This is a predicted structure of a 125-nucleotide RNA (SAM riboswitch aptamer (S box leader)) from an Actinomycetes bacterium. Of the family's consensus pairs, 97% are formed in the model. The sequence was found by an Rfam model in a public genome assembly. Its mean pLDDT, the model's own confidence on a scale to 100, is 78.
[in-house]
Formats: sequence, C1' cells, structure tokens
RNA sequence: ACCUCAUCCAGAGGGGCAGAGGGAAACGGCCCGUUGAAGCCCCGGCAACCUAUCCGGACGAUCUCGUUCACGAGGCCACCCGGACUUCGGUGCCAACUCCGGCCUGACACCAGGGCAGAUGAGAA
Repeated sequence: ACCUCAUCCAGAGGGGCAGAGGGAAACGGCCCGUUGAAGCCCCGGCAACCUAUCCGGACGAUCUCGUUCACGAGGCCACCCGGACUUCGGUGCCAACUCCGGCCUGACACCAGGGCAGAUGAGAA
C1' cells in the first nucleotide's frame, strides 16, 4: 500500500522564516491569497479516537453463605454498553458541511437520500 470497523452540518489562531500560490482528484462552480498562499518552526487552543482514572447498566465466569436442593443473598473479576474527566501519554485538527457539484434515485430545477473518492482514529496483516 491493500483490508475491516467507527466518525466526518459541532469546535478551536497568533507570531517568526518564506515568497505565489491554495481549497486531495479531470472538469464545472464558488471562495481564500502581496492587508502575504503552500511549506517549515514556536507558542496557544479545540476535540475526545486510543490509553489512564472514576460512576452506572447488562450478561457471564468464579468464590462464600443459607436452605425448602435448585434457588436466594452477598463478594469479586474480564469483556461489552452508556456516561464523567482531560492530570500524564499516542495521534488528529484549528476559513467555508470533507467548500459545493461530479455517479445513482426521487421526472427536471431546488432540495433530499444513497453511492464513489477522501480524511482521521482503532485494528488486522
């Protein structure tokens, strides 16, 4: 790289270097940019995917006790589900819905739904 799963209408910007492009993708549109684009660095922030901690639920394993002998009560533990938290750690992100369309469906436009592609995370290999 390929594959699987989840999410993608929320949120969060200043400075320095740099110097003309950028918004992933032909094409179409619409934007951002010399009042400084891409890229790199510093600081700040957002978020809550993983990790950590805590609370609750459900199922199950197991232990103890009781007895009416197959049930009841209590403890404990892993996975799972929901929630809280953001102190340490791994990422990610900080114009516009993933900027919008593109392919299909709803007859067309609008609009809506789905898809393709993509991004991010976790996993698998």